Annotation: A computed fold for a 1482-nucleotide RNA from an uncultured bacterium, annotated as small-subunit ribosomal RNA. The sequence is in RNAcentral, with records from ENA and SILVA. Rfam family: Bacterial small subunit ribosomal RNA. Gene Ontology terms of the family: structural constituent of ribosome and ribosome.

RNA sequence: AGAGUUUGAUUAUGGCUCAGGACGAACGCUGGCGGCGGGCCUAACACAUGCAAGUCGAACGCACUCGACCUUCGGGUCAUAUGAGUGAGUGGCGAACGGGUGAGUAACACGUGAGAAACCUGCCCCGAAGACUGGAAUAACCCGAGGAAACUCGGGCUAAUACCGGAUGCCCCCAACUGAUCGCAUGAUCAGUUGAGGAAAUGCUCCGGCGCUUCGGGAGGGUCUCGCGGCCUAUCAGCUAGUUGGUGAGGUAACGGCUCACCAAGGCAACGACGGGUAGCUGGUCUGAGAGGACGAUCAGCCACACUGGGACUGAGACACGGCCCAGACUCCUACGGGAGGCAGCAGUGGGGAAUCUUGCGCAAUGGACGAAAGUCUGACGCAGCCACGCCGCGUGAGGGAUGAAGGCUUUCGGGUCGUAAACCUCUUUCAGCAGGGAAGAAAAUGACGGUACCUGCAGAAGAAGCUCCGGCCAACUACGUGCCAGCAGCCGCGGUAACACGUAGGGAGCAAGCGUUGUCCGGAUUUAUUGGGCGUAAAGAGCUCGUAGGCUGUUCAGUAAGUCAGGUGUGAAAACUCGAGGCUCAACCUCGAGACGCCACUUGAUACUGCUGUGACUAGAGUCCGGUAGAGGAGUGUGGAAUUCCUGGUGUAGCGGUGAAAUGCGCAGAUAUCAGGAGGAACACCAGCAGCGAAGGCGGCACUCUGGGCCGGUACUGACGCUGAGGAGCGAAAGCAUGGGGAGCGAACAGGAUUAGAUACCCUGGUAGUCCAUGCCGUAAACGUUGGGCACUAGAUGUGGGAUCUCGCUAACAGAUUCCGUGUCGCAGCUAACGCAUUAAGUGCCCCGCCUGGGGAGUACGGCCGCAAGGCUAAAACUCAAAGGAAUUGACGGGGGCCCGCACAAGCGGUGGAUUAUGUGGUUUAAUUCGAAGCAACGCGCAGAACCUUACCUGGGCUUGAAAUCCCACGAACCUGAUAGAGAUAUCGGGGUGCCUCUCGAGGAAUGUGGAGACAGGCGCUGCAUGGCCGUCGUCAGCUCGUGUUGUGAAAUGUUGGGUUAAGUCUCGCAACGAGCGCAACCCCUAUCUUUAGUUGCCAGCAUUAAGUUGGGCACUCUAGAGAGACUGCCUGGGCUAACCAGGAGGAAGGUGGGGAUGACGUCAAGUCCUCAUGGCCCUUAUGUCCAGGGCUACACACGUAAUACAAUGGUCGGUACAGAGGGAAGCGAACUCGCGAGGGGGAGCAAAUCUCAAAAAACCGAUCUCAGUCCGGAUUGGAGUCUGCAACUCGACUCCAUGAAGUUGGAAUCGCUAGUAAUCGCGGAUCAGCACGCCGCGGUGAAUACGUUCCCGGGCCUUGUACACACCGCCCGUCACACCAUGGGAGUUGGUUUUACCUGAAGUCGUGGCCCUAACAGCUUGCUGAGGGGAGCGCCUACGGUCGGACCGAUGACUGGGGUGAAGUCGUAACAAGGUAACC
Repeated sequence: AGAGUUUGAUUAUGGCUCAGGACGAACGCUGGCGGCGGGCCUAACACAUGCAAGUCGAACGCACUCGACCUUCGGGUCAUAUGAGUGAGUGGCGAACGGGUGAGUAACACGUGAGAAACCUGCCCCGAAGACUGGAAUAACCCGAGGAAACUCGGGCUAAUACCGGAUGCCCCCAACUGAUCGCAUGAUCAGUUGAGGAAAUGCUCCGGCGCUUCGGGAGGGUCUCGCGGCCUAUCAGCUAGUUGGUGAGGUAACGGCUCACCAAGGCAACGACGGGUAGCUGGUCUGAGAGGACGAUCAGCCACACUGGGACUGAGACACGGCCCAGACUCCUACGGGAGGCAGCAGUGGGGAAUCUUGCGCAAUGGACGAAAGUCUGACGCAGCCACGCCGCGUGAGGGAUGAAGGCUUUCGGGUCGUAAACCUCUUUCAGCAGGGAAGAAAAUGACGGUACCUGCAGAAGAAGCUCCGGCCAACUACGUGCCAGCAGCCGCGGUAACACGUAGGGAGCAAGCGUUGUCCGGAUUUAUUGGGCGUAAAGAGCUCGUAGGCUGUUCAGUAAGUCAGGUGUGAAAACUCGAGGCUCAACCUCGAGACGCCACUUGAUACUGCUGUGACUAGAGUCCGGUAGAGGAGUGUGGAAUUCCUGGUGUAGCGGUGAAAUGCGCAGAUAUCAGGAGGAACACCAGCAGCGAAGGCGGCACUCUGGGCCGGUACUGACGCUGAGGAGCGAAAGCAUGGGGAGCGAACAGGAUUAGAUACCCUGGUAGUCCAUGCCGUAAACGUUGGGCACUAGAUGUGGGAUCUCGCUAACAGAUUCCGUGUCGCAGCUAACGCAUUAAGUGCCCCGCCUGGGGAGUACGGCCGCAAGGCUAAAACUCAAAGGAAUUGACGGGGGCCCGCACAAGCGGUGGAUUAUGUGGUUUAAUUCGAAGCAACGCGCAGAACCUUACCUGGGCUUGAAAUCCCACGAACCUGAUAGAGAUAUCGGGGUGCCUCUCGAGGAAUGUGGAGACAGGCGCUGCAUGGCCGUCGUCAGCUCGUGUUGUGAAAUGUUGGGUUAAGUCUCGCAACGAGCGCAACCCCUAUCUUUAGUUGCCAGCAUUAAGUUGGGCACUCUAGAGAGACUGCCUGGGCUAACCAGGAGGAAGGUGGGGAUGACGUCAAGUCCUCAUGGCCCUUAUGUCCAGGGCUACACACGUAAUACAAUGGUCGGUACAGAGGGAAGCGAACUCGCGAGGGGGAGCAAAUCUCAAAAAACCGAUCUCAGUCCGGAUUGGAGUCUGCAACUCGACUCCAUGAAGUUGGAAUCGCUAGUAAUCGCGGAUCAGCACGCCGCGGUGAAUACGUUCCCGGGCCUUGUACACACCGCCCGUCACACCAUGGGAGUUGGUUUUACCUGAAGUCGUGGCCCUAACAGCUUGCUGAGGGGAGCGCCUACGGUCGGACCGAUGACUGGGGUGAAGUCGUAACAAGGUAACC
């Protein structure tokens, strides 16, 4: 410090996710030791049991026990220096500390800083003064009584440091007066005089002291007040009656509405009152570079609470955790009458929960209470126990050791790896273990920890390693299993038969006594942006203006010193943090020192800036005034013509109207058309202009009236009067609403006609609201420049509107220049993600406002406000996704555009589709009808030839190392041959035959056969979506790329685009490109002309000869097959840019790639083929292998493709007569001759072929006949008879002859081929092959028509445009409905909680009252009475719990209901994205 994820790729925006750190944690797996820390975050839920606050006999009386002494044996005393202890009680101090918890509390509760001249303070310290004299009781105890108990009552005795009276009073307090000093106000302090009031325990003693009373001071503690600071919510906007203040009184330690009476009507709040929600606050902790953010365990400070609520008492201190009273809930005891209790103290129990410990030891240390002290008490505390909960440290060994062992895993079978790892050898002993010694902590005694820490010795590598991960982020890879299953997953995403992603194993990586997971917080996230973001198009500028508060604000002078800056002082607890030292062996941890602790308060100064003050000043901002000026600026009134419609009349006749085409509609009752007149409403052609005006919405005939603003010029006046603007107010298109008018045209709804599968639409004919006017609402728009307002600055160029000045000019009109204001276009710097903006900024700055923070849910629900309604404004959440969105790029696509090509269309010729047959396919059938091929690019395709074989299929019969291969063993040469059974495979029994090489004569070897065992064979079994190879197709289309350079942030672009041209990215010109490669073309083959060489089997002009180039002869010609020539826009003319090139011409056998072939760029279709072959993986192994016989692949209601033959006269039939090319031939072609009507038979010459043969070419031509008909057309089908091949023609061959003579008379929609030696037509040959050809591959003969042209159909190329497509239009995608699930709104209600107005009731208790009752101390005298005082009952105010009627808010639930979200393959349509087929959207 970043990374992954939106896309085909890019960039920016933007969210989600990850890597880091932390934790009072929990869970999973695992677990050796030690040190230091930590340990109920949940139920402030309920608690059994034990302990946690007592102490003092030196305050006091009593009882008891023990000891000593005496004794009359009953008992007494403790005197002399003198008892010891226990128990309850009176009395004193403590119990308000220490310990726990965080429920409540948004508050002076806390933090920080001030204040108290408005206060209190036991014990402690210092100082001053004192302690005199009396009295009456009461617990304990004894007696009696009640009660189950708790406990209570009556009578009697007694003490005190318990209680009470009196005296004294430095002093204190109160009242009045006088004076002085001081203060921030009230006022405070001091001195003096007078008056009233107020103390004590001379108690205890160990004789040292300890206590007691009053006063002053201190220390420490507490109480009260104030400034400032720190949560969320405005869908909480108004709150408040003791409320705010005053006077008086009461009350308190003290100020105060703290309380009361009276008076006044205030107080708080947008700088957020009141309400709601949440929460103890802080030092600090975690994180972060910091600023911040989150948290508030342990430790420390403060607060609050103690079962829940209320209350007071005692006391220095409490409204009191281990005290009291009352009410309530709960638990326990009970004799039913009544009582007892409060672990949020330490342990512990139950419960809750994912989850948190021992009913331990000790007061040895530190601290606390009491005591004079010894001491007692102390679950505070010190220690130990449990828990890997955290941090820190240590160990589980070290060195050597290669046959790289065994074994595991893997493998291309060679090896690789675990791996120096192990074994083995040599060492060491930390920790743990055993044994011995043995602390500090303690200052005289006293040590729980503890025989602990530590030291020494002993033995032995001995007792001690796991967890997670290995697709990317993110370090680390293979095998097997599984087969969208099981599963994984933080995000992206893996898994559908070769998974580095699941599971296991081997190996590896990382951490390590731990490792992972989950949860939470900060970080990364500059993703709330003060540091440090944005708002044209990504989310985001309010529709516009005015204006309140607020914020900001021109030049200058003087003062002040609030902000600001500097110095000083105080404070900022300790701990923590940082730095430096030190102590535990180190570290964690602990100790010491220093720093820091932004703040706050006080004080002294400075005065630049900001603020404040000044009837100080200024004029550049702003405004006023004067003079001009343009304008659809606004409101009202009037008025004009054109047009539409309607009415009346005239002319006139059959249609009009409307559309893509029609129809509905109107019209013979006279329309449309046309003329004249009239009515009425609405809108204002031309001018008209990216012209004008207005804040925006918006504004358009003309005239008048009223009226707002702008601009220019002048520079007279005011003197900062300014800018923005939360709330607020006004204006605000269209539609809509209300009332009343108006209504020509247009026209939602509606009706009809069309279109359509449908058409509740688009189109047409009608047509109501509305559109118009007046008045009042509504308050929204893609209200857009998607760009808030103001001021200033920063190159220009060029239009245009309004002014002013200058130049020229005769006044001019023009024109030009300067300047101010407005409105456009282009463009530099700069900015921007890019597009783009660019003095009218989206540039550079300042001021103010509004708004944004992923998509959906949703601008929705609820609440509130507004509205007559429609609805508007404000405005969430649950849930869900990993994206949504911007700009630009490359493609692809478009019922977008431009240019161009192709038998693509058109122009032609001939076909297919109809018939019959053949053949292939689908379907059906079947035991099987083997398999593959599927738009073009499957379908006379694989098959260049299924009767058996082929053959892969079916039925049946056999074999199991196999039909064929390699290796081993045994036997036999091989081989030839017969018989029997069987459908055959096969089985059984025979016969003949003995070979070759070596040799040590035993045998061995080669070849071959049989038998046997196992390794293995075999598979036309699966996967063409695991593959190679081959091939189809776009397409013989002209394209596809690269290097360097340049441009762009980048994907990419440029080049390859543009002007021409070409069959062509062919060439040329231009150009930030320059070059190059694969394609094109050419080089290759055939063909067309000529030359030359050669002349048999070819040829024959001339010579001879024959039936015949038959032969002699010849090689001129033809021909054959070698080598050459030739064609290149080379030449001419014109066009074109003087180019490329094009048009025409000459010459030439051939002319513009001459014709044909071979040749197929980068790539596309997961195209085809595992059944040609090869091959990975999987599967079968007495079968999915292999052998055999028979059957099937040849089936047949049907459908399609491709062909053949026809339908006839350009023809059929018969007769005659001509002319090819290219091929084949030895298990072959087969002549002559001969037989048969014929297929064919016999025959066998010749020929391995320019020699022989297949072989007859056919159409054509000549002649004859048929004469338009189902025919002398056509030949299917069927019957009969044959021929040939073959082991065999039944299923199932071809051909021949005789007979038969079907459909068919030119073929619907639709569709195919072809541009010249082509189509059409005619025959011939070949491969396959025993036989079988209408198919396929070749060959020649005859031999046309047409092309104006590129609008349209199809395919393709280039450029451009739009895009929401990129699996790329066979794309994407919307809504209803149906189904499942989820959360949520409404809902008659039901139910619970919180809170509250009013009223009722009114416990305990304080206070008040007090005429009734009781009463030791004091007083008076009458001596038993009164008084004072005290207590009680009663009454009153206040008041907790409780109750009643109602209100508000929050939650749960609810028949039914609304929309929303999600869900591989449901239904209906096609809305959007292209001109998305009606442009889209608000």